[in-house]
RNA sequence: GUGGCUGUAGCUCAGUGGUAGAGCGCCUGCCUGUGGAGCAGGAAGUCGGGGGUUCAAUUCCCCUCAGUCACC
Repeated sequence: GUGGCUGUAGCUCAGUGGUAGAGCGCCUGCCUGUGGAGCAGGAAGUCGGGGGUUCAAUUCCCCUCAGUCACC
C1' cells in the first nucleotide's frame, strides 16, 4: 500500500429497520454474631466519529479513526 474482520454499560458479549439488553462487576436494603452465599431494588450507553437513505438507523450506504488478520 491492497483486501477482510472487529468497535454497543467498568469488563465479556447479544441485538440484521420500530422502547438499547444479558452475564459478571459496582451501589443500597433484607437476611447473618461477622463475612460470604441468597433475595429485592438501583446507578451506569452521544451504540468509535462525520455524512447520506428512510416516517423511523446499533442495524442499510459512503467517508473517516482505532484495533486486528492475510497478502504485498
Transfer RNA from a Patescibacteria group bacterium, 72 nucleotides, folded computationally. Its Rfam family is "tRNA". Rfam describes the family as follows. Transfer RNA (tRNA) molecules are approximately 80 nucleotides in length. The sequence was found in a public genome assembly. The organism belongs to Bacteria candidate phyla, within Bacteria.